[in-house]
Order: sequence, then structure tokens, then C1' cells
RNA sequence: AUGAUAAAUGCGGGAGAGAAUCUUAUAGAUCGCCGAAGGGACAAGCGAUAAGAUAUAGCCUAUCUUUUCGUGAAAUUUUCAGGCAAAAGGACCGUGUUUUGACA
Repeated sequence: AUGAUAAAUGCGGGAGAGAAUCUUAUAGAUCGCCGAAGGGACAAGCGAUAAGAUAUAGCCUAUCUUUUCGUGAAAUUUUCAGGCAAAAGGACCGUGUUUUGACA
């Protein structure tokens, strides 16, 4: 010095749903809703365990079936949190910079 991947950050784009009602009023309560900050849940697969069956004279071993446990994704689901005029925020996408340094 090439610069995969990962992280941070600047800029641009970025949805949904009541400018709801009441009150002791920048907050609290009530009802109705949204899913794209964040959080939680789960499939297949993989691993372990126990039982049974088959192969073998028997044990070991191998294969198959079933039980239990662990691991296991999301834009799915949940609405805990958050949100429901504007502003702010916002998963994700594009682009620039910095760090990292797979590979050449």
C1' cells in the first nucleotide's frame, strides 16, 4: 500500500395510528389505536439425554422411532417500552469520513 467484514459518525430519503375526553394542568387519569427505537417469544436444523426396535449367539457398535433438555432468525409475533397535528424520534436504504484489517 488493496480494503472483505464489523463499529462509530456527517448528509439525504424514511411509514403507521385520536391536534381524543376529563382533571387538581407542560402533568395525571380514561377509552380507542400503531409498529420501523429498544426489549421479549417461537420454526427447521444441530447437540445432548432416556426408552424401544432392527442387525449380531451375546456385549460393544451402527441405524431408525419416540421423550426431555440446550442452542437456534426475522421486516413473523407480542404490545412491556415507545408512538398517534407539527417538531423531535425512527427500523431500513443510499452516500462520505474515521477505526478495524479478512483477502490479494
Molecule: Glycine riboswitch aptamer
Organism: Crassaminicella thermophila